[in-house]
Context: one part of a larger RNA
RNA sequence: GCGUUGCGAAGGAACUCGGCAAAUUAACACCGUAACUUCGGAAGAAGGUGUGCCUGCGGCCGUGUAGGGGCUUGCCCCCGAGGCGGACGCGGGUUGCAAUAACCAGGCCCAGGCGACUGUUUAGCAAAAACACAGGACUCUGCAAAGUCGAAAACGACGUAUAGGGUCUGACGCCUGCCCGGUGCUGGAAGGUUAAGGAGAGGGGUCAGCGCAAGCAAAGCUCUGAACCGAAGCCCCAGUAAACGGCGGCCGUAACUAUAACGGUCCUAAGGUAGCGAAAUUCCUUGUCGGGUAAGUUCCGACCUGCAUGAAUGGCGUAACGAUCUGGGCACUGUCUCCGCAACGCGCUCG
Numbered sequence: 001g002c003g004u005u006g007c008g009a010a011g012g013a014a015c016u017c018g019g020c021a022a023a024u025u026a027a028c029a030c031c032g033u034a035a036c037u038u039c040g041g042a043a044g045a046a047g048g049u050g051u052g053c054c055u056g057c058g059g060c061c062g063u064g065u066a067g068g069g070g071c072u073u074g075c076c077c078c079c080g081a082g083g084c085g086g087a088c089g090c091g092g093g094u095u096g097c098a099a100u101a102a103c104c105a106g107g108c109c110c111a112g113g114c115g116a117c118u119g120u121u122u123a124g125c126a127a128a129a130a131c132a133c134a135g136g137a138c139u140c141u142g143c144a145a146a147g148u149c150g151a152a153a154a155c156g157a158c159g160u161a162u163a164g165g166g167u168c169u170g171a172c173g174c175c176u177g178c179c180c181g182g183u184g185c186u187g188g189a190a191g192g193u194u195a196a197g198g199a200g201a202g203g204g205g206u207c208a209g210c211g212c213a214a215g216c217a218a219a220g221c222u223c224u225g226a227a228c229c230g231a232a233g234c235c236c237c238a239g240u241a242a243a244c245g246g247c248g249g250c251c252g253u254a255a256c257u258a259u260a261a262c263g264g265u266c267c268u269a270a271g272g273u274a275g276c277g278a279a280a281u282u283c284c285u286u287g288u289c290g291g292g293u294a295a296g297u298u299c300c301g302a303c304c305u306g307c308a309u310g311a312a313u314g315g316c317g318u319a320a321c322g323a324u325c326u327g328g329g330c331a332c333u334g335u336c337u338c339c340g341c342a343a344c345g346c347g348c349u350c351g
Stems, first nucleotide, its partner, number of pairs: 001346008010337002014335001019332001027051005036041001038171001052094007060086004067079004071074001095099001107330007114322002119131002135169007147155002172317004177247003182244002184240005191235003197229002202224005209216002248266005275309001276306001287303005
């Protein structure tokens, strides 16, 4: 000097990103226990009191002797004075600093965010507001089901739409607005477009033949090839948003001012409803006001100017729950003011 452990005057979070760590609390019995609530909870809420040993008394329980009762006469059953045993209750006394005397054994409260909950997860830096979850919804599937799958086999399922697959949401309560123009999906089939294929006009090569020649040129073979007939798809017409998604701008206006219920105009498929809102979302921003503090970029309650909230990419609430996150308080403490001492171990020095 380090590690582990123990103790500490006065103060008591002044420490620090943050009470991290430590301390407090702690068992059992009794008293007592708020908001809120889904009436189950919240609750061990909170907050109190008691606890050893000796002794007296009390009722109770066990055992079952004497005795009594019963019958099915048994090593039977029932009651059971006293005795013995037990825990408990009420008094009295008594020791110590201290009686759950050691060990073991919740700190508590208030408010908010997120997630309903119990669960699950990054084996070896993340346990969470992530995943899952019951519940909700959409969609596919009529059974040789859809779907999974390398063939086959198999699964789905020895199931049959109250079933099975996929996707989204995520208890519960109140709700879930408008847009189908784009993309997707579903339906439609008149018209347009459209492949192979069918069809084969026409053209080229070759040469029997014809021609004095230039050249023309049947059949065949061969190369090529225009109309025309050709599905689904696409175009097209509809439907569909708990499908992917989207949900405006400018100007003016009221007898103080301010503001604009009102009007005008442009654009759009339609212009954000209910809610919530400086929020896990707010840039400006430590917004403004209120609360809490002596002092508060955090926190809580409001306001609304929402850079860039918003309704199953769910919206807003919500009791209970959480090794969750945030703010505050009580208690408690070496976290700190400010460090000191001790034990044990290690380092180091000397031998």